[in-house]
């Protein structure tokens, strides 16, 4: 250096009201958004000009402007994952299924910025249909961050 193995921790959010004999499921307005990858926003980094007097230089602050390598971050509806759910198996685990997005701007370049609209959301339960209540679940897990260090 920080790779295999191995250990620890962590790892999903969301309501209010109306109506009803009965709804945190319906109506109505609202609110949420797992992981990883792209990625032109944005933020930190070169760098330039001022403040710096007639010319020169001029640290460190401070302004402007610009921002290259590179880094963090950045998409519920793009790619792939992961969970649920299905079928196999004695098990380990293998396979199968897995929702939604235009319109406009800007630009060489956007399903990612920017502005407007619009859609999606697992199973089981429930005096009445659930993304937001309950429950399987103190579960699992995509994976993240530390330790660890056979090896180079």
């Nucleotide at each position: 250096c920080g790779u295999a193995a191995g250990u620890u921790u962590c790892a999903g959010g969301g309501a209010a009201g109306g109506u009803g004999a009965a709804a945190a499921u319906c109506c109505u307005u609202a609110c949420u958004g797992g992981c990883g990858g792209u990625a032109a926003a944005c933020g930190c980094c070169c760098g330039g000009c001022c403040g710096a007097c007639c010319u020169c230089a001029u640290a460190a602050c401070g302004g402007c402007c610009c921002c290259a390598c590179g880094c963090g971050c950045a998409a519920g509806c793009c790619c792939g994952c992961g969970a649920c759910c299905c079928g196999c198996g004695a098990a380990a685990g293998c396979g199968g299924c897995u929702g939604a997005u235009c319109c406009g701007g800007u630009g060489a370049g956007a399903a990612u910025c920017c502005g407007g609209g619009g859609c999606c959301a697992a199973c089981g339960g429930u005096u009445a249909c659930a993304g937001u209540c309950c429950g399987g679940a103190u579960g699992g897990a995509a994976g993240a961050a530390a330790c660890g260090g056979a090896g180079c």